[in-house]
Molecule: c-di-GMP-I riboswitch aptamer
Organism: Planctomycetota bacterium
RNA sequence: GCCGUCCAAGGGCAAACCCCCCGAAAGGGGGGGACGCAAAGCUUCAGGGCCUAAGCCGCUCCUCGAUGGGCGGGAUGGCAGCCAGUUGCCGAC
Numbered sequence: 001g002c003c004g005u006c007c008a009a010g011g012g013c014a015a016a017c018c019c020c021c022c023g024a025a026a027g028g029g030g031g032g033g034a035c036g037c038a039a040a041g042c043u044u045c046a047g048g049g050c051c052u053a054a055g056c057c058g059c060u061c062c063u064c065g066a067u068g069g070g071c072g073g074g075a076u077g078g079c080a081g082c083c084a085g086u087u088g089c090c091g092a093c
Base pairs, nucleotide, nucleotide: 012037013036017032018031019030020029021028022027035081041086042085043084047083048082049079050078051077056073057072058071059070060069061068
């Protein structure tokens, strides 16, 4: 100097919950707060899986009709702290 693990060291992030804001919802942003995380960094335009279903489509109920309600379908909407892809700090013997 290089490779590079244990124990450490410097630290980092921030679940649930509460408040405010955005959204039809899933969920997201900010503040507080810590369940935890060696990637709980980044990436949905590598891929899988999962969540929601507004507009839209179909059926149906109330109704003379409009309007309204219910059911089903369905991401172009989401989840990276679901798997995954990718990058990465320190570092004895």